[in-house]
């Protein structure tokens, strides 16, 4: 210097004028990292003065730990990937059952014989020896042959094919045997665990798939600030039809039983009329910065500090000067700033981002 | 705000794990027919919104993106 990974910051500032919102009237404050997507998870109302359990239904899924909680976040552990720093990871269970693997291939789960070796034993063919009476007979030998066996080492088929590598041994083969590797069981050490590590026995494979059904295992009433509260005008708290029920009932916001309390009805379909206003909920918070201590770290404590928008047809904007950054330009100079805009809040994820700054690791290359 | 659905050739539609050169109408080009045009008739091109992920193998299973679309929601 290059390439290359991990994190973390800006992405405009000041100051004056002019508009405009709020204001607790103070030298006061006024859109983000994501406000967006509506994907998660409280907090906060209602149902409700409420309690229990169970089911549906939904999520979630190695271990620890942090949080209000969580599918998030920090560490670790197992599987990939990558030369390496580092990155993925919907990661319980296939011996609870059920189902799927299409074409191809002998055979896709207690599943196999296609080609290919073998052919010791048996057949079938010759041929020799031996026996005796031309030619036959029983034995033995030799060659072929691949019928009947055996075979699953080797080579096809596929996404996968009856542990993989090497020795030996067999007619050829084969965990058959043996060594290492895998595998499964056992106790034993390290760790809170998840796991790992050595060590002994076992010849041992009944195999993928659960982001298929499904089983286990945690979690979780349900609806949402258009919750909900209250004031204030108005009107006809109108009218009709069906169904069920009427205290051994109905009804009280997933569904069932129990207890407790309250109410007297519930449900559904038409139709007719009012209203459409003003506050409150609305921003002081699991809040922000700085310091310190605990801890690997997420954060957790504690000490100081500050109060940083609350609109409701929707405020946050214009101008000029000046500095900051990129770019271009011999200089004066010019020109821009990306993705985007609060509406109950808050942790988090997701997607979208013009340019620019910092700091650590990794690896190559020069030079001392 | 909550819930729920969809997206396939130019267009309109089938398909919902089995490797289908992703099928049918209409269009469209092109030949045959006709004096020529329609018509008819033979063939042909053209597509699973975008990316990832499971899985041997996704138009279909999953998660993210964009895009469209229906439904609830005041009073007594």
């Nucleotide at each position: 210097c290059c390439a290359g990974a991990a994190a973390g910051c800006c992405g405009g500032a000041u100051g004056a004028c002019c508009g405009c919102g709020u204001g607790u009237u103070a030298u006061g404050c006024g859109a983000g990292g994501a406000a967006a997507g509506u994907c998660c998870g409280g907090g906060c109302u209602u149902c409700a003065c409420g309690g229990a359990a169970a089911c549906a239904c939904a999520g979630u899924g190695c271990c620890g730990g942090g949080u209000a909680a969580c599918a998030c976040c920090c560490g670790g552990g197992g599987g990939g990937c990558g030369a390496g720093a580092g990155c993925c990871u919907a990661c319980g269970g296939a011996c609870a059952g059920u189902g799927c693997a299409a074409c191809a291939g002998a055979g896709a789960g207690u599943a196999a014989a296609c080609c290919g070796c073998c052919g010791a034993u048996g057949g079938c063919u010759g041929g020799g020896c031996c026996a005796c009476a031309c030619g036959u007979g029983a034995g033995c030998c030799c060659a072929g042959u691949a019928c009947a066996g055996g075979u699953a080492a080797g080579g096809g088929u596929g996404a996968a094919a009856g542990g993989g590598u090497g020795c030996g041994g067999u007619a050829a083969g084969a965990g058959c045997g043996c060594a290492c590797c895998g595998c499964g069981c056992u106790a034993c050490c390290g760790g809170u665990a998840a796991c790992g590590g050595a060590a002994g026995c076992g010849g041992c494979a009944c195999g993928g798939u659960a982001a298929a059904c499904c089983c286990c295992g945690c979690u979780g009433g349900a609806a949402g600030c258009a919750a909900g509260c209250u004031c204030a005008a108005a009107u006809a708290g109108g009218g009709a039809u069906u169904u069920c029920a009427u205290a051994u009932g109905g009804a009280g916001c997933g569904u069932u039983u129990c207890c407790a309390c309250u109410c007297c009805g519930a449900a559904a379909u038409c139709u007719g009329g009012g209203u459409a206003g003003a506050g409150c909920g609305c921003u002081a918070g699991a809040g922000g910065u700085g310091g310190c201590u605990g801890g690997u770290a997420a954060c957790a404590g504690u000490c100081a500090u500050c109060c940083c928008a609350g609109a409701u047809g929707a405020a946050u904007g214009g101008u000029c000067a000046u500095c900051a950054u990129c770019a271009c330009u011999u200089u004066u100079g010019u020109g821009a700033u990306a993705c985007a805009g609060a509406a109950c809040c808050c942790g988090g994820c997701u997607u979208a981002u013009a340019g620019g700054c910092u700091u650590u690791c990794u690896g190559g290359c020069u030079c001392u | 705000g909550c819930u729920c659905c969809c997206a396939u050739c130019g267009u309109c539609u089938a398909g919902u794990g089995g490797u289908c050169c992703a099928g049918g109408a209409c269009a469209c080009c092109g030949g045959c027919c006709u004096c020529u045009c329609a018509c008819g008739u033979c063939g042909g091109u053209a597509a699973c919104a975008g990316g990832g992920g499971u899985u041997c193998g996704a138009a279909c299973c999953c998660c993210c993106u964009u895009g469209g679309g229906a439904g609830c929601g005041c009073c007594a």

Predicted 3D model of RNase P RNA and transfer RNA as a complex of 444 nucleotides. The prediction has a mean pLDDT of 76.